[in-house]
RNA sequence: GAAGCAAGCCAGACCGCCGCUGGCACGGGAUCCGAAAGGAUGUGCUGGAGGAAGGUCCGGACUGCGCAGAGCACCGUAGCGGCUAACGGCCGUCCACCGCGAGGUGAGGAUCAGAGCAACAGAGACGAGUCGGUGCCCGGUCGCAAGGUCGGGCACCGGGUGAAACGGGCAAUCUCUACGGGCAGCAACACCAAAUAGGCCGGCAUUGAUGUGGCUCGCGGAGCCGGCGGGUAGGUGGCACCGAGCCGCUCGGUAACGAGCGGCCCAGAGGAAUGGCGGUCACGGCGGGGGGUCAUAGCCCCGUCGCACAGAAUCCGGCCUAUCGGCUUGCUUCACAC
Numbered sequence: 001g002a003a004g005c006a007a008g009c010c011a012g013a014c015c016g017c018c019g020c021u022g023g024c025a026c027g028g029g030a031u032c033c034g035a036a037a038g039g040a041u042g043u044g045c046u047g048g049a050g051g052a053a054g055g056u057c058c059g060g061a062c063u064g065c066g067c068a069g070a071g072c073a074c075c076g077u078a079g080c081g082g083c084u085a086a087c088g089g090c091c092g093u094c095c096a097c098c099g100c101g102a103g104g105u106g107a108g109g110a111u112c113a114g115a116g117c118a119a120c121a122g123a124g125a126c127g128a129g130u131c132g133g134u135g136c137c138c139g140g141u142c143g144c145a146a147g148g149u150c151g152g153g154c155a156c157c158g159g160g161u162g163a164a165a166c167g168g169g170c171a172a173u174c175u176c177u178a179c180g181g182g183c184a185g186c187a188a189c190a191c192c193a194a195a196u197a198g199g200c201c202g203g204c205a206u207u208g209a210u211g212u213g214g215c216u217c218g219c220g221g222a223g224c225c226g227g228c229g230g231g232u233a234g235g236u237g238g239c240a241c242c243g244a245g246c247c248g249c250u251c252g253g254u255a256a257c258g259a260g261c262g263g264c265c266c267a268g269a270g271g272a273a274u275g276g277c278g279g280u281c282a283c284g285g286c287g288g289g290g291g292g293u294c295a296u297a298g299c300c301c302c303g304u305c306g307c308a309c310a311g312a313a314u315c316c317g318g319c320c321u322a323u324c325g326g327c328u329u330g331c332u333u334c335a336c337a338c
Stems, first nucleotide, its partner, number of pairs: 001334010012281007020048007030041004050309001054320002057318005062185004074181005079093005094108001095106004109176002114174002116170002131158012189237004199228006211219002243265001245264008283306008
């Protein structure tokens, strides 16, 4: 210098203007919406997407079902050891395969418990026996006989096909063994709570209640009034300051990880905020110019275009998938120089 391998990191920066949204303080216990519960409105300060917030694949927290015990069914996992709240995740290691190598990949228990399966070729492929030859026995037929011929049985021998021919393979086919899993999910669940229609209780009512604009008459004619309770609409909590939390240091461990100490508080809506415009700079592509060179590139200036994948919705640990471009560290192979 070229080509690679592994681990980790960034995901444009700053300024101005206009907005959106959570929290706190004040205004003020003001106004508006609502029957209520509850919600909305101003000003100031402050917080406001990700490495995957994604797919919803796996594991948990949390909640309800009689606080989930036993058996069966069903589903999942699978060398060995460790980590963890848990896992199908992670770490270490053995074995197998791939790579010259750094390294990478692996559903990697059991086939004398039982069953099932195997293209093409081959007579025959998971069932057992079979193609050809020789010998012996039996039967049919021809023949006077010796014997010939056909069929069956038994024994021995041999060639060929194929990955594999009474001997193996496949468990990513059923199965067996060991271990794990109760079911449903924040639209869980808890609380507050209308209208209307049921339910229960009490009172009034054909001796006319209630209704008919307030009263009387008249008319109409079987319900009416009050209370309680459950559910629905709607609202609040769950839910976002305090956790399997983040950062730093030290110690233990090969590592995953654990322990101690110190510091920090870090989005939270509910049709769903986290945005828009302008400017300067940075980065990348393209074009032009300058300088330089034998020539190209590195360098400087100008113009133009671009700046990915994507976007929280109860929370957390993983896996997988998407991702313009860039950076750091360690290592491998090859080439050259000393």
The RNA shown here (Bacterial RNase P class A) has 338 nucleotides and comes from a Burkholderiaceae bacterium. The RNAcentral record of the sequence draws on ENA. The gene name in the source record is rnpB. Its mean pLDDT, the model's own confidence on a scale to 100, is 76. Rfam family: Bacterial RNase P class A. The family's RNA type in Rfam is ribozyme. Gene Ontology terms of the family: tRNA processing, ribonuclease P activity and dimeric ribonuclease P complex.